[in-house]
RNA sequence: CUGGAUAAAGGGCAAACCGUUUGAAAGGACGGGACGCAAAGCCACCGGCCUAAGUCAGUCAGGGAUAGGGCAGCGGGGUUGCCGAG
Numbered sequence: 001c002u003g004g005a006u007a008a009a010g011g012g013c014a015a016a017c018c019g020u021u022u023g024a025a026a027g028g029a030c031g032g033g034a035c036g037c038a039a040a041g042c043c044a045c046c047g048g049c050c051u052a053a054g055u056c057a058g059u060c061a062g063g064g065a066u067a068g069g070g071c072a073g074c075g076g077g078g079u080u081g082c083c084g085a086g
Stems, first nucleotide, its partner, number of pairs: 012037002017032006035073001041079003045076003048071003054066003
């Protein structure tokens, strides 16, 4: 001097819950609030999970199936980013 790993430093995000709002719902948004997270930044490509308006068949009724709807804080993958001593 270069590379790697870790500590540390500066910080970042924000679960449940509450309020408002939106949606058929799952869920989303905003504010409060912190369970946690080294990508808990972003992306629905793959698997998985949630919901079922509409549609389908059926019942006296109840219900059942289904994603063009969702979940990135379920996992994989893609992509971008902060610091780095002894």